[in-house]
Molecule: SAM riboswitch aptamer (S box leader)
Organism: Kocuria sp. HSID16901
RNA sequence: UCACCAUCCCGAGCGGCCGAGAGACCUGGCUCUACGACGUCGCAGCAACCGAACCCUUUCCAUGGGAGCGGUGCUCACGCCAGGAUCGAUGGAGG
Repeated sequence: UCACCAUCCCGAGCGGCCGAGAGACCUGGCUCUACGACGUCGCAGCAACCGAACCCUUUCCAUGGGAGCGGUGCUCACGCCAGGAUCGAUGGAGG
């Protein structure tokens, strides 16, 4: 970067730095924001997917459940709402 599969109305905050917009694109709304948003770093937390093992259930396997470790991810509002574009984000196994 490309295509495929799955998920996206649940859940989860405090500090340091930065200094003006941000909420993927367009339009119309709406929300957050100098009481410092967004971004980034640290710690903490949430819990979706994946990995290797463990416990419970079971004659055994499968299935289901649980608690940790690791790899990512996420932590204002239904992917904020509607319409359009046929999009966007995350994970997995591949080219």